[in-house]
Context: one part of a larger RNA
RNA sequence: CUGGGCGUAAAGGGCGUGUAGCCGGAUCAAGAAGUCGGGUGUGAAAGCCCUGGGCUCAACCCAGGAAGUGCGCCCGAAACCAUUGGUCUUGAGUUCCAGAGGGGACCGGGGAAUUCCCAGUGUAGAGGUGAAAUUCGUAGAUAUUGGGAAGAACACCGGUGCCGAAGGGGCCGCUCUGGAUGGAUACUGACGCUGAGGCGCGAAAGCGUGGGGAGCAAACAGGAUUAGAUACCCUGGUAGUCCACGCUGUAAACGAUGUGCACUAGGUGUCGGGGGUAUUGACCCCCCCGGUGCCGCCGCUAACGCAUUAAGUGCACCGCCUGGGAAGUACGGCCGCAAGGCUGAAACUC
Numbered sequence: 001c002u003g004g005g006c007g008u009a010a011a012g013g014g015c016g017u018g019u020a021g022c023c024g025g026a027u028c029a030a031g032a033a034g035u036c037g038g039g040u041g042u043g044a045a046a047g048c049c050c051u052g053g054g055c056u057c058a059a060c061c062c063a064g065g066a067a068g069u070g071c072g073c074c075c076g077a078a079a080c081c082a083u084u085g086g087u088c089u090u091g092a093g094u095u096c097c098a099g100a101g102g103g104g105a106c107c108g109g110g111g112a113a114u115u116c117c118c119a120g121u122g123u124a125g126a127g128g129u130g131a132a133a134u135u136c137g138u139a140g141a142u143a144u145u146g147g148g149a150a151g152a153a154c155a156c157c158g159g160u161g162c163c164g165a166a167g168g169g170g171c172c173g174c175u176c177u178g179g180a181u182g183g184a185u186a187c188u189g190a191c192g193c194u195g196a197g198g199c200g201c202g203a204a205a206g207c208g209u210g211g212g213g214a215g216c217a218a219a220c221a222g223g224a225u226u227a228g229a230u231a232c233c234c235u236g237g238u239a240g241u242c243c244a245c246g247c248u249g250u251a252a253a254c255g256a257u258g259u260g261c262a263c264u265a266g267g268u269g270u271c272g273g274g275g276g277u278a279u280u281g282a283c284c285c286c287c288c289c290g291g292u293g294c295c296g297c298c299g300c301u302a303a304c305g306c307a308u309u310a311a312g313u314g315c316a317c318c319g320c321c322u323g324g325g326a327a328g329u330a331c332g333g334c335c336g337c338a339a340g341g342c343u344g345a346a347a348c349u350c
Stems, first nucleotide, its partner, number of pairs: 004321003007304002012318001014201004021194001023192001025088006034080001035077008049065006091191001092188003095184004103177003107173003110154001114150008125136002162169002206247006215241002220236004258317006266295011299306002323350003332343004
């Protein structure tokens, strides 16, 4: 290389966009690069194969012939592939209407709760635990009432529900903005799929500068527990958690399941939309499209399970795997302010 694989055994890139490349709908025509047929030249010798011969045979050797994936040239074929030209509408896209949505960004607003501050009432406890103690409180706490301040998060609705490519998104309103879906007509006319590199996005923690800081809380301190207790429990508490801008670029970034298209029994729930039937009307009932669940044939699977949202049957393209450890380490390179990230071995060992 061929071959076998990637839900859980090693293996799907965190996600998108897109360059090169690869692959690509229907139909007509042209020439003929690939392709196919015929011819011809070449394809050294030796070797392999065939025939004959020489060593007493054989190995070995000699002569002749054949074969020789390939390549060049000539003639021809035109289905397929490619190319060029034309046509088409089913793939793809555009237009119009409609409704759904925690999709994104910014600004403004709201109430509950927590903590703190001020004032009133009030008096000896409060808090915390398995039990306690540290802690708070007669300088008046806890509790309760009124007022004020601040920051963060938005109970119920809430759902097996919705949106987003993924990360992710949930109080209310304005503005700006992306995508998807249903229905309708007209239009463009293959404009498509995938995608090595590239570029962009990317939870939490972390980093830089400046703000902010209620609650929570690594580190830290104390109290307990214990043989010990650098823990679990308790009282405190700083980074951080929040905002702006910049960086980092990781994850059990998971459906542990790459993307696209086509095909292959059904049943049932739910979300968005449409049609039919019915009715005064909403319902009910039937059907279609798109999403999201559960169950379940065929088939697949080592089993578990998957099963029109495939892990079934196929095609196209990308990524990845090849025994365990050493090791996601060392070295080098690239990136980063750093932390570190990406790429990524070997000796040795079982």